[in-house]
Parts: sequence; structure tokens; C1' cells
RNA sequence: CCAGCCAAGGGGCGCUGCGACGGGACUUCCCGCCAGGCUUGGCUUCAUCCAAUAACGGCGCUCACGUCUU
Repeated sequence: CCAGCCAAGGGGCGCUGCGACGGGACUUCCCGCCAGGCUUGGCUUCAUCCAAUAACGGCGCUCACGUCUU
């Protein structure tokens, strides 16, 4: 540096569908699936204690949490 795996980024339902992926055609199209594909941390062993713990993610409805006003 690249790739893979794990975890987190509060949830549920519905819709559309690009990329990737799979299949079929064979001149670049069709079908299926599809809204964590992004960011952060980790992937040397064991035990205990304390502290901190980000910014984001199409549309509609809704729950949870927080703030302000009445």
C1' cells in the first nucleotide's frame, strides 16, 4: 500500500433503483438481487480499575432518545 474478516455509527415498515454481484444473450442489452457500497476502530496474550467515545447515509410513514417554545 492492497485485500479480507470483526465491531460500531438508535430502530421498524414500505417504495424506487445506480454500482457491485449472479444468470441469460452476444455488441452491449435483458432478468434477478439490491439504500452501510461510506466513516471510525480493531484483527500480539491474560486480569483488574477509571475516563472518553466523531462525522455521515435517496424518499415516505413511524418508534425511541435529546433540545427549545407554548